[in-house]
Record summary
The RNA shown here (SAM riboswitch aptamer (S box leader)) has 115 nucleotides and comes from Hymenobacter qilianensis. The coordinates come from a structure-prediction model, not an experiment, and the mean pLDDT is 84. It matches the Rfam family "SAM riboswitch aptamer (S box leader)". Rfam describes the family as follows. The SAM riboswitch is found upstream of a number of genes which code for proteins involved in methionine or cysteine biosynthesis in Gram-positive bacteria. Of the family's consensus pairs, 97% are formed in the model.
Parts: sequence; C1' cells; structure tokens
RNA sequence: AUUUUAUACAGAAGCGGCGAGAGAACAGGCUCCCUGACCCGCUGGCAACCUUCAUUGUUUUGAAAGGUGCCAAUUCCUGCCCGUUCGGCCAUUUUGCCAGCGGGAGAUAUAAGCU
Repeated sequence: AUUUUAUACAGAAGCGGCGAGAGAACAGGCUCCCUGACCCGCUGGCAACCUUCAUUGUUUUGAAAGGUGCCAAUUCCUGCCCGUUCGGCCAUUUUGCCAGCGGGAGAUAUAAGCU
C1' cells in the first nucleotide's frame, strides 16, 4: 500500500510549548479559534477491537488493561440511489425543485486478519 471482516447517534481534559488558521480531500453549509484554536510534549482519562485470566460442554458471561485507538459538534451535516410526508415552492394536473424523516451505496477513520 492492496484486500477481507467488524464497528462508527455512547464515552473521555488539564498543564506546558508554538503562534494562525482548523474541522481528511473537492463543493456548499455550519462550527471552533489570539480569552491562543489546529498541531506537538507531559500527565490524566474514555472505550474494550486484539490480548490475558476466570467461567461456560456454545461464537457464553465476567474481570483486568499488556498492544492499538480515541478524548468539540453523529464520521459536524449534506453531495449518489430508493422510499416516505394531511410538508413547502412553481403549476390546471402530472413531472419537477426544496426541506424533514427512514434505508442503501460510496468515501473516510479505527481494530483484527490476508497478500
């Protein structure tokens, strides 16, 4: 780096350094930020994928926290497809467009495995 599987509406911040943008990429929205964001270091914490231990005639249940991960906002929201609404707009109606809700795809992130 490719690929497979699983998960992604829960949870968890202080100090120090730096000094201007940041929220993956593109676009739109929205938000954070000189009362110092983002990032880095230390400390603390969250969670429980792998792991360990116990238990269980099970792919069970529980505990721990060694390897990762994470600690603004659902993966911040939307983008493509389908469905839906005594919804809104144009219209004679349908079609259509917008918005809300639900589902799926795609993308991304993390874990574990394969190559």